[in-house]
Context: one part of a larger RNA
RNA sequence: UUGGGUCUAAAGCGUCCGUAGCCGGACGGUUAAAUCCAUGGGUAAAUGGGACGGCUUAACCGUCCUAAUUCCGUGGAGACUGGCCGUCUUGGGACCGGGAGAGGUCGGAGGUACUCGUGGGGUAGGGGUAAAAUCCAGUAAUCCUACGGGGACCACCAGUGGCGAAGGCGUCCGACUAGAACGGAUCCGACGGUAAGGGACGAAACCCUGGGGCGCAAACCGGAUUAGAUACCCGGGUAGUCCAGGGCGUAAACGCUGCAGGCUUGGUGUUAGGUUCCCUUCGAGGGCACCUAGUGCCGGAGUGAAGAUGUUAAGCCUGCCACCUGGGGAGUACGGUCGCAAGGCUGAAACUU
Numbered sequence: 001u002u003g004g005g006u007c008u009a010a011a012g013c014g015u016c017c018g019u020a021g022c023c024g025g026a027c028g029g030u031u032a033a034a035u036c037c038a039u040g041g042g043u044a045a046a047u048g049g050g051a052c053g054g055c056u057u058a059a060c061c062g063u064c065c066u067a068a069u070u071c072c073g074u075g076g077a078g079a080c081u082g083g084c085c086g087u088c089u090u091g092g093g094a095c096c097g098g099g100a101g102a103g104g105u106c107g108g109a110g111g112u113a114c115u116c117g118u119g120g121g122g123u124a125g126g127g128g129u130a131a132a133a134u135c136c137a138g139u140a141a142u143c144c145u146a147c148g149g150g151g152a153c154c155a156c157c158a159g160u161g162g163c164g165a166a167g168g169c170g171u172c173c174g175a176c177u178a179g180a181a182c183g184g185a186u187c188c189g190a191c192g193g194u195a196a197g198g199g200a201c202g203a204a205a206c207c208c209u210g211g212g213g214c215g216c217a218a219a220c221c222g223g224a225u226u227a228g229a230u231a232c233c234c235g236g237g238u239a240g241u242c243c244a245g246g247g248c249g250u251a252a253a254c255g256c257u258g259c260a261g262g263c264u265u266g267g268u269g270u271u272a273g274g275u276u277c278c279c280u281u282c283g284a285g286g287g288c289a290c291c292u293a294g295u296g297c298c299g300g301a302g303u304g305a306a307g308a309u310g311u312u313a314a315g316c317c318u319g320c321c322a323c324c325u326g327g328g329g330a331g332u333a334c335g336g337u338c339g340c341a342a343g344g345c346u347g348a349a350a351c352u353u
Stems, first nucleotide, its partner, number of pairs: 003325004007307002012321001014201004021194003025088007033081001035077007048066007091191001092188003095184003103177007110154002114150008125136002162169002206247006215241002220236004258320006266298010277287003302309002326353003335346004
């Protein structure tokens, strides 16, 4: 609960696609469903308005007239909404052009470090810490060097730089593939917006099957510290971290800000594309200005409780969806549904304050 809200007080679904529904550009014609006007009928009583009357008055009651609303018929109006017809290009889509990018999937190649092994050199310590010890080392460690094996990762470049719907994406090369921006005297002609249900994607952890396992490292075992130390520090170390396939579907999944469109002073960086001009050792070179799209900072009006926000709005409007309605109980119980499980989704009440 016909209200007011959702950056931070309760509240924007993690993200996208899309069904129903809701909403929908410009011009002309037509229709008259809806809307409006007039009129006829109908419209229980009470209630409301007017007049008169009955209780001494009033409240209350009675009689008559009337109003209001739904409904049906007839006639009319034509702006707006709807239906139908025609036309258009601004919304949307397509096509073409040259560029940008860690966008995705798969395959191949490389690099440093680490670790292990073997050979050589070399000798007594090494390692670790605040200090130590556990630990490693005379079967030769640490260290130096050569070669080989292995798995993980990708320094510098690197940038409030780029790309992606979000999660996220960073060595190089190739194949396949997706989207966006800019430019165009091309085409279609409203084909659009949002989106309940629904579907797809979705970090890390976790689960299943099979591989792999260098380093790191929950659990675990030691050594310290301490009153204790189930920790912080140190030495080890298994799941896991990696790969392939499947499951889970959650996060401070955050800009704590739903999506789309329009309008509203500015300044200054930066990325991509374009236009004009200047310089040019002419090269996809350098510079000024402007346009479009993105991404930052500052800030005006306005907004806001303030912090702040401020053309990337939290300003002014429109459409659609989701959500909130004191704290605890509780994201619990029960039921349903999904899952191998862990658990997820949906989601109360008593009671208490």

Predicted 3D model of a 353-nucleotide part of an RNA (small-subunit ribosomal RNA, central domain) from a metagenome.
Model confidence (mean pLDDT): 88 of 100.
Its Rfam family is "Bacterial small subunit ribosomal RNA".